[in-house]
Molecule: transfer RNA
Organism: Candidatus Omnitrophota bacterium
RNA sequence: GGGCGGAUAGUUCAGUUGGUAGAACGCCUCGUUUACACCGAGGAAGUCAGGGGUUCGAGCCCUCUUCCGCCCA
Repeated sequence: GGGCGGAUAGUUCAGUUGGUAGAACGCCUCGUUUACACCGAGGAAGUCAGGGGUUCGAGCCCUCUUCCGCCCA
């Protein structure tokens, strides 16, 4: 230098052909307990890596950039 894959909640990851962004674990509150844990109920937490474009509408499509991994030279 070229090719491919990835970046979404604190973490690990889903997100089907464009139509209100989710799960598990963790965190907080309440219940339960003498207390803690387990368990049950509820809650908070996201500029979807960044810029631009297409569209009535973009996590998803197009384009550029950054970072990570793999392969080729």